[in-house]
Context: one part of a larger RNA
Molecule: small-subunit ribosomal RNA, 5' domain
Organism: Microbacterium paraoxydans
RNA sequence: CCGUGACAGCAUCAUACACAUGCAAGUCGAACGGUGAAGCAGGACCUUGCUCUUGUGGAUCCGUGGCAAAGGGGUGAAUAACACAUGAACAACCUGCCCCUGACUCUGGGAUAAUCGCUGGAAACGGCGUCUAAUACUGGAUAUGUGACGUGACCGCAUGGUCUGCGUUUGGAAAGAUUUUUCGGUUGGGGAUGGGCUCGCAGCCUAUCAUCUUGUUGGUGAGGUAAUGGCUCACCAAGGCGUCGACGGGUAGCCGGCCUGAGAGGGUGACCGGCCACACUGGGACUGAGACACGGCCCAUACUCCUACGGGAGGCAGCAGUGGGGAAUAUUGCACAAUGGGCGAAAGCCUGAUGCACCAACGCCGCGUGAGGGAUGACCGCCUUCGGGUUGUAAACCUCUUUUAACAGGGAACAAUCGAAAGUGACGGUACCUGCAUAAAAAGCCCCGGCUAACUACCUGCCACCAACCUCGGUAAUACGUAGGGCGCAAGCGUUAUCC
Repeated sequence: CCGUGACAGCAUCAUACACAUGCAAGUCGAACGGUGAAGCAGGACCUUGCUCUUGUGGAUCCGUGGCAAAGGGGUGAAUAACACAUGAACAACCUGCCCCUGACUCUGGGAUAAUCGCUGGAAACGGCGUCUAAUACUGGAUAUGUGACGUGACCGCAUGGUCUGCGUUUGGAAAGAUUUUUCGGUUGGGGAUGGGCUCGCAGCCUAUCAUCUUGUUGGUGAGGUAAUGGCUCACCAAGGCGUCGACGGGUAGCCGGCCUGAGAGGGUGACCGGCCACACUGGGACUGAGACACGGCCCAUACUCCUACGGGAGGCAGCAGUGGGGAAUAUUGCACAAUGGGCGAAAGCCUGAUGCACCAACGCCGCGUGAGGGAUGACCGCCUUCGGGUUGUAAACCUCUUUUAACAGGGAACAAUCGAAAGUGACGGUACCUGCAUAAAAAGCCCCGGCUAACUACCUGCCACCAACCUCGGUAAUACGUAGGGCGCAAGCGUUAUCC
């Protein structure tokens, strides 16, 4: 620019710029104290009511407690590094939930939130007093074992390891709930899974960077850690790295892969998968099996907002969405029906993970825009040697078909679970099936001198232009512009940028 039918897949913002609003992590009453709706049953009444009251019931909610919140999701700023890839090692380590297995689960205690009363503050949020429970907290008992110390045997790969070896010693556990059966709790051993640490080797540019280094390199001792280690500290020694490129500078998340290529190579790291790092910027620890924690806490900076000026609140690189920037990238959608996750005994609840839908020819794929016949080779157009040629079976005309779209009728599966049963589908009245009518509603873009498939006429006259390169144009231009004709691709086609 043209065009817009259906289907499927994907969707990547460059500015790690700032963000209004909503949602994105909860759940458990079968741990506990309260609260106590509907319903049901009983009672009261000169009032028979939309009344009051008692019991039962257990919905809901507040708080304590448990588990999860370290997952899932996002981004690529930093990082040239054991960050990643690959191969080893831990006799130097940890591991909640899960699986197998051994032994237990005894006896006491004091608090505290919620609630109630008083009270401070604009708010955020508190303060004081009184009461109470637990699978919250805590004292004691017990200990197969575990830890510590000593010792024996065996083994190894140096430090060492193993044997439920033997002996001594002190320290260390536990919790109940449900209501008929399960789920829990404590302490050992083993496994699985997940992580931690160490090492060999490999993968960017730069010498217009040649020397760099003082916790630096090593040792002894101590501290610290789950654990090794200058990881940290005290003392001692003076080492350590480097032209096989140290140190410095620049750039960059890495890989499986992806693109290209006959291959060797070259380029790249979107989507999907694995690992790493980050969460306004910088620092810190707490809790915990696990974090130094995107939607936790504390401190500081910058920014934004509220304020009664005393003080407070916030962090979309989650999903949508907004502003801004830019050549440039979507909906403030539906559902937990499926898959998966958290909690729960379960029902179930939560889940912007996920499944789907929406938008854009951004890409890939498929389909259609008709098919067959039809020559006085009609008309128009264009060319012409004026005879004709070409457009061209193309059209008209005849006979057919009706995919898609449109209309009407019918109409799913993805379902397994769960539930006493009824029932349970976001997508979706979607896909699909049937019927109906008519060629009806559906073709463009680039190019035609050579490279390179495709030629003539007119106009212009080194002008106007074209052009990747060679070049073309100065009066017969197959190269500019227009027309006719032709070649190529086709719901796309060209240009530009970029990779091989």